Record summary: A computed fold for a 75-nucleotide RNA from an uncultured Opitutia bacterium, annotated as transfer RNA.
RNA sequence: GCGAGCGUAGCACAAUGGAUAGUGUAGUGGCCUCCGAAGCCAUUGAUCUGGGUUCGAUUCCCAGCGCUCGCACCA
Numbered sequence: 001g002c003g004a005g006c007g008u009a010g011c012a013c014a015a016u017g018g019a020u021a022g023u024g025u026a027g028u029g030g031c032c033u034c035c036g037a038a039g040c041c042a043u044u045g046a047u048c049u050g051g052g053u054u055c056g057a058u059u060c061c062c063a064g065c066g067c068u069c070g071c072a073c074c075a
Base pairs, nucleotide, nucleotide: 001071002070003069004068005067006066007065010025011024012023013022018055026044027043028042029041030040031039048064049063050062051061052060
């Protein structure tokens, strides 16, 4: 450089056109306990950026950025 895949919470994943984006784990507070752990309750926190299509976009399209893989190039 070319091609393919991926980008959602601190981390791992759902939702794939439709109402308020969900689960686990983690963080915070509480209950419990002599103190902790475990358990239970509550709570915090996210759609990579820009544009387009649409009544409506996390989802579809285009460009960019980043990551991964393959190929090529390079002494």
Rfam family: tRNA. Rfam classes the family as a transfer RNA.